SAM riboswitch aptamer (S box leader) from Arenibacter certesii DSM 19833, 113 nucleotides, folded computationally.
RNA sequence: UUGUUAUCAAGAAAGGUGGAGGGAAUAGACCCUUUGAAGCCUUAGCAACCCUUUGACCCCAUGUCAAUGAAGGUGCUACAUUCUACCGAAACUAAAAAUUGGACCCAUAAGCG
Numbered sequence: 001u002u003g004u005u006a007u008c009a010a011g012a013a014a015g016g017u018g019g020a021g022g023g024a025a026u027a028g029a030c031c032c033u034u035u036g037a038a039g040c041c042u043u044a045g046c047a048a049c050c051c052u053u054u055g056a057c058c059c060c061a062u063g064u065c066a067a068u069g070a071a072g073g074u075g076c077u078a079c080a081u082u083c084u085a086c087c088g089a090a091a092c093u094a095a096a097a098a099u100u101g102g103a104c105c106c107a108u109a110a111g112c113g
Base pairs, nucleotide, nucleotide: 001113004110005109006108007107013043014042015041016040017039021032022031023030026085027084028083029082044077045076046075049073050072051069053067054066055065056064057063086102087101088100089099
């Protein structure tokens, strides 16, 4: 970095520094922000993808499922992935808004190349 698989409406803070932006891309909206954005540092926390331990299945190996734990490797700690965009359902009936199911996209982990 390209694919693949799984998850993606839950959860979780404060201080220092910094000094104007931020909320992935495009567009529209909305929200946060000098009552201090992004970034960086420290400590804390959340979670359970890899991982630890146990059991069962399989049993050449690889692996699958369930439970357990949180030392290690990541990740995360405003608003649903902030919402919408594409397809459908239902509703309405002049439309729209709201609702709902899915896709796409984003993000995270693991592994192949």
The organism belongs to Arenibacter certesii, within Bacteria.
The sequence was found by an Rfam model in a public genome assembly.